A computed fold for a 360-nucleotide RNA from a Gammaproteobacteria bacterium, annotated as Bacterial RNase P class A. Its Rfam family is "Bacterial RNase P class A". Its family is annotated with tRNA processing, dimeric ribonuclease P complex and ribonuclease P activity in the Gene Ontology. A source record names the gene rnpB. RNAcentral holds the sequence, with entries from ENA. Lineage of the source: Bacteria > Pseudomonadati > Pseudomonadota > Gammaproteobacteria.
RNA sequence: CGAGUCGACCAGACAGUCGCUGCCGCUUGCGGUGGAGGAAAGUCCGGGCUCUACAGGGUAAGACGCCAGGUAACGCCUGGGAGGCGCGAGCCUACGGAAAGUGCAACAGAAAAUAUACCGCCUAAGCGCGCAAGCGCCGGUAAGGUUGAAAUGGUGCGGUAAGAGCGCACCGCGUCGCUGGCAACAGUCGACGGCUAGGUAAACCCCGUCCAGAGCAAAGCCAAAUAGAGGGGCUGUCGAUUUCGAUCGCAAGGUGUGACCCGCACUGCCCCUGGGUAGGCUGCUUGAGGCCUGCGGUGACGCAGGUCCCAGAUGAAUGACUGUCCACGACAGAACCCGGCUUAUCGGUCGACUCAUUUU
Numbered sequence: 001c002g003a004g005u006c007g008a009c010c011a012g013a014c015a016g017u018c019g020c021u022g023c024c025g026c027u028u029g030c031g032g033u034g035g036a037g038g039a040a041a042g043u044c045c046g047g048g049c050u051c052u053a054c055a056g057g058g059u060a061a062g063a064c065g066c067c068a069g070g071u072a073a074c075g076c077c078u079g080g081g082a083g084g085c086g087c088g089a090g091c092c093u094a095c096g097g098a099a100a101g102u103g104c105a106a107c108a109g110a111a112a113a114u115a116u117a118c119c120g121c122c123u124a125a126g127c128g129c130g131c132a133a134g135c136g137c138c139g140g141u142a143a144g145g146u147u148g149a150a151a152u153g154g155u156g157c158g159g160u161a162a163g164a165g166c167g168c169a170c171c172g173c174g175u176c177g178c179u180g181g182c183a184a185c186a187g188u189c190g191a192c193g194g195c196u197a198g199g200u201a202a203a204c205c206c207c208g209u210c211c212a213g214a215g216c217a218a219a220g221c222c223a224a225a226u227a228g229a230g231g232g233g234c235u236g237u238c239g240a241u242u243u244c245g246a247u248c249g250c251a252a253g254g255u256g257u258g259a260c261c262c263g264c265a266c267u268g269c270c271c272c273u274g275g276g277u278a279g280g281c282u283g284c285u286u287g288a289g290g291c292c293u294g295c296g297g298u299g300a301c302g303c304a305g306g307u308c309c310c311a312g313a314u315g316a317a318u319g320a321c322u323g324u325c326c327a328c329g330a331c332a333g334a335a336c337c338c339g340g341c342u343u344a345u346c347g348g349u350c351g352a353c354u355c356a357u358u359u360u
Base pairs, nucleotide, nucleotide: 002355003354004353005352006351007350008349009348010347012325013324014323015322016321017320018319020035021034022033023032024031025030026029037331041342042341044340045339046338047337048336049215050214051213052212062210063209064208065207066080067079068078069077070076081095082093083092084091085090096206097205101204102203103200104199118145119144120141121140122139126137127136128135129134153171154170155169156168157167158166172195173193174192175191176190177189178187179186180185219282220281221280222279229273230272231271232270233269234268235251236250238249239248240247241246253267254266255265256264257263289308290307291306292305293304294303295302296301326329
C1' cells in the first nucleotide's frame, strides 16, 4: 500500500430572529430552564404496574430443546462443547429421541427396507442326457457393472466352485470401563461386540422444561344539572274517592334563561343517602436510571463510593426563517414504563486483528 474480519461511536455544525410546549419565579406578561431516537418502528418475546380469577392436581393448546453461567425475567446475552464453512482473523447451526408406533421418498433403478437380483460370476453337491468334453435342470452368490440425493461399513490378506465379516489385521462404528473436565464432551488409552438397528421429527409422534386471563381506552379519586334511583319530612278556605285510616291528582309557589319586569321552557317543595354521565385530578415519569472511579469475574454481569435529574402532551408541543461553513446530511418521530429480538438507515470516525505483496 492492497484485500478482509470483529467491535464501539457520531447522525450536519455554529450564530441570530420569531413561534409551540412542561416546570419555576415574580412586577400576570415577561424572565429563567427542560423539550424525540438508535431504532421512538414491527408489536415478535420477557418483566414491572393495574384489575379479574386462583386450595391442590391433571388435560388440551402453544413455545422452547448440547452444557455451564448471567439476569427481575426471557424464546435474550456470555463462555464452552459438537458439527459445517473460510488459507486466516472469524462466521453459521431448530444442536433431545429414528432400538415405542405411524407415515413419506417424484423420476430412475433389480431393490427405497422383515430386503431384493436386471446384466454378470459359479457349476463343488443332487438330478437328467452324453463314451467324453460338455449341455440342461435344480441351485449358489452379491466381488464387479447399471440407477439414484441416498443402496445394508472401508482397505488388504486368507478362504472358496464362485463369493460373502466367512476368518484375520488395520481403519471406522457401537457398548462398557479408565483418565481429564462442574458439565456438554474429549482421548495415539483398555476390554468386548463382526457390525445387529439406512434416511426423514421447522412429518405425525414420544420425552423433558416453561406457561392463568386481560390490558394505561388498565385502574383509582373528586364530581355539575331543569338527567335518573332510594329514604325521610312538609304546604293548601284546592279537587276526586273513601272502609274516615288514608290514597290519588293538582299547584299558590319554585327552578332555569335574563341586570330586572314581562315573556318563554321545566316543575309539587325541602333535606339526606348511594350510584354515576359531562368534566376534572391521579396513574405520568426518580427509574431493574445515566455518568465517573475502584474492586470481583475470561465474559455476560455483580458490588461499593461519588455525582447528575435528562420530554411528559391529551386535538395532543418539539417548528419556521435568515446568515456562515463543510464531507451537502439517510432511516425515521415519544403517548404507562423497562430488558431484548427483528427490520429500515446518507455518509463518517476510532479501536483490535487476519491474509497477500514489496522494502528495511